A computed fold for a 362-nucleotide part of an RNA from a Bacteroidota bacterium, annotated as small-subunit ribosomal RNA, central domain.
The RNAcentral record of the full RNA draws on SILVA.
Rfam family: Bacterial small subunit ribosomal RNA. Gene Ontology terms of the family: ribosome and structural constituent of ribosome.
[in-house]
Context: one part of a larger RNA
RNA sequence: CUGGGUGUUAAGGGCGCGUAGGCGGAUUAUUAUGUUUUUUAUAAAAGUCUCGGUCUCAAACUGAGAAAUUGUUUUUAUACUAAUUAUCUUUGAGUUUAGAAGAGUAAAAUGGUACGGAUAAUGGACGGGUGGAAUAGGCAAAAAUAUUUCGGACCACCUUUGGUGAAGACGGUUUUAUGGUUCUGUUUUAAACUGACGCUGAUGCGCAAAGGGUAGGGGAGCAAACGGGAUUAGAGACCCCGGUAGUCCUUCCUGUGACCGAUGAAUAUUAAAUAUUCAUAAGUUUGGAAACGAACAUUUGUUUAUUUGAGCUAACGCGUAAAAUAUUCCACCUAGGGACUAAAAUCGCAAGGUUCAAACUU
Repeated sequence: CUGGGUGUUAAGGGCGCGUAGGCGGAUUAUUAUGUUUUUUAUAAAAGUCUCGGUCUCAAACUGAGAAAUUGUUUUUAUACUAAUUAUCUUUGAGUUUAGAAGAGUAAAAUGGUACGGAUAAUGGACGGGUGGAAUAGGCAAAAAUAUUUCGGACCACCUUUGGUGAAGACGGUUUUAUGGUUCUGUUUUAAACUGACGCUGAUGCGCAAAGGGUAGGGGAGCAAACGGGAUUAGAGACCCCGGUAGUCCUUCCUGUGACCGAUGAAUAUUAAAUAUUCAUAAGUUUGGAAACGAACAUUUGUUUAUUUGAGCUAACGCGUAAAAUAUUCCACCUAGGGACUAAAAUCGCAAGGUUCAAACUU
């Protein structure tokens, strides 16, 4: 390399957009790129293969033939493929309008409990903490009660097997701006339009928890480091008392994660049951003066889940949201360690990141 693989054994990129490339719906005509067919010349000998011959056999030597070039020349076919041309009121894909759900995103305003600080006052020795203690706090008046007030962070119940988002992630309330998604099915009924505009996607670009860095704010609680008290043989820890970076906001970097469903994206096909989200259509029951609701069992799609069948799997298990059956494209793996390393290149302010060996060893 091929082959075989990538949920748990090595192996799916953290996620998206998208360039080149690869692959791609239906119909028509032309050409003939691949493909099919015919033909020409050439490819020394030896070697290789087939059938023979000579040394007793074999190796060896030797005769004849074949084969060997994805090529060159020429002819032919047009199903597929390709190129060009024309068409599709169409099923893939998309757009507009009408109705629907949502912690999707950004900004602004605003609310609430708790917590901590300051403070008028009451109060008068303990409070705190633990397995038990002690350090630290307190007559310079603590704790407790409680008046006024300030501050920062967070968002109980609702809450979920729930919802949204590409992933990271997103949860008080209101307003403004804004992205994406689902259904409206059955030859009849949501209404129109574009007409293959598609899928994937190396390089690239963008986004990406926590932590860390830069500059400036902010700082209640929590809390690496650090200090102290315990425990212990020791305790650098677990427990306790303190406590600074940090956590929060703005600016710009960093670019990693068990970024996990440890499962790449897309399309098609395939046996059932139960629940669930949103919509949907026509019903039944029912509240209300009406507008407008509520409940029930269903239809069709959709979302999230749970049980199994066939099939698959080493097994565990997966099982219409596949790890089944197939196709297209990308990424990755190839014994353990050395090694998420060295060197080099590149990115970064740095910390470090990305790419990524070998000796040696088992």